[in-house]
RNA sequence: GCCGAAAUAGCUCAGUUGGUAGAGCACUUCACUCGUAAUGAAGGGGUCGUCGGUUCAAGUCCGAUUUUCGGCU
Numbered sequence: 001g002c003c004g005a006a007a008u009a010g011c012u013c014a015g016u017u018g019g020u021a022g023a024g025c026a027c028u029u030c031a032c033u034c035g036u037a038a039u040g041a042a043g044g045g046g047u048c049g050u051c052g053g054u055u056c057a058a059g060u061c062c063g064a065u066u067u068u069c070g071g072c073u
Stems, first nucleotide, its partner, number of pairs: 001072007010025004019056001027043005049065005
């Protein structure tokens, strides 16, 4: 230099044919208990890496770009 993959909640990851962004763990509150753990219930937490484009509508499609990983030379 070229090719490919990944980037979504604090962490690990889903997200189908473009149509209201989710799960587990963690966190907060409550219940239960003599108390703790465990268990149960409720809740908070997201500019979907960044910029632009297409579309009535983009996490998803297109272009550029950043970072990480792998491959080729």
Transfer RNA from a Lachnospiraceae bacterium, 73 nucleotides, folded computationally. Taxonomically the source falls in Lachnospiraceae (Bacteria, Bacillati, Clostridia, Lachnospirales). Rfam family: tRNA. Its family is annotated with triplet codon-amino acid adaptor activity in the Gene Ontology. Rfam's curators write: Transfer RNA (tRNA) molecules are approximately 80 nucleotides in length. Rfam classes the family as a transfer RNA.